[in-house]
Context: one part of a larger RNA
Molecule: large-subunit ribosomal RNA, domain VI
Organism: Nanobdellota archaeon
RNA sequence: UGUUGUUGUCUGAGUGGAACGAGUAUCUAGUACGAGAGGAACGGUACUCGGGUGCCUCUGGUGAGCGGUUGUCAUAUGGCAGGCCGCAUAGCUACGCACUGUAUGAAUAAGAGCUGAAUGCAUCUAAGCUCGAAGUCAUCCGCAAAACGAGACAACUAAAGCCGUCAAAGAAGAUGACGUUGAUAGAACUCUUGUGUAAGAACCGAGCGCAAGCGAGGUUUUCAGCAUAGAGUCACUAAAAGC
Numbered sequence: 001u002g003u004u005g006u007u008g009u010c011u012g013a014g015u016g017g018a019a020c021g022a023g024u025a026u027c028u029a030g031u032a033c034g035a036g037a038g039g040a041a042c043g044g045u046a047c048u049c050g051g052g053u054g055c056c057u058c059u060g061g062u063g064a065g066c067g068g069u070u071g072u073c074a075u076a077u078g079g080c081a082g083g084c085c086g087c088a089u090a091g092c093u094a095c096g097c098a099c100u101g102u103a104u105g106a107a108u109a110a111g112a113g114c115u116g117a118a119u120g121c122a123u124c125u126a127a128g129c130u131c132g133a134a135g136u137c138a139u140c141c142g143c144a145a146a147a148c149g150a151g152a153c154a155a156c157u158a159a160a161g162c163c164g165u166c167a168a169a170g171a172a173g174a175u176g177a178c179g180u181u182g183a184u185a186g187a188a189c190u191c192u193u194g195u196g197u198a199a200g201a202a203c204c205g206a207g208c209g210c211a212a213g214c215g216a217g218g219u220u221u222u223c224a225g226c227a228u229a230g231a232g233u234c235a236c237u238a239a240a241a242g243c
Base pairs, nucleotide, nucleotide: 005156006155007154008153009152010151014143015142016141017140020050021049022048023047024046025045026044027043033038051100052099053098054097055096059094060093061092062091065087066086067085068084069083070081071080072079073078104138105137106136111131112130113129114128161243162242163179164178165177166176167175184238185237186236188233189232190231191230193227194226195225200221201220202219203218204217207214208213
């Protein structure tokens, strides 16, 4: 752009897939077979490896953040060296976790047959019929009405879009949530979670000092302080007006 109103829900002509592949143990069974020595299979169960798909409960990684510590800065409750070290939420991840049934059916190939003439016999074939493969088709998982033979159904007279706040989405478009009849994002508060007990003050204090005093560190205040990508509450701010 077309299909000739809009929106929603479908069908499936076609089309993609390897979505599964390999192995071990065990039961079958010390059985069948074999004089013995030896020694299976069909089928069942459990597991492993590889591939595929999904996820973050556990484990590991990363990680806003919190703490410790060294040097230094007119003592700093702090900064800088994007210093070093310990722990770590969400999210994203693999080294982690979960799943990964093929049975079955249909038509066939080579092949095996039945009935059966041409050819009174015979013959699987000429008419007719039955079987038969890890292969084909369906069954499984996706896409799909641009399938130009452009499909179907339902509702409606509007629907959608622009604009704004955004994220389970995201390169741009798109997708999804919301726009005061509102919890969409931010702020605030509560909870959760992380770190690990802030500053200030009081007391204790190894030791130094004649003395005054200085003093690392510790205890209490303090499961504190700080931070929260998570869950909620709340219209304080912004989603106005409008086209």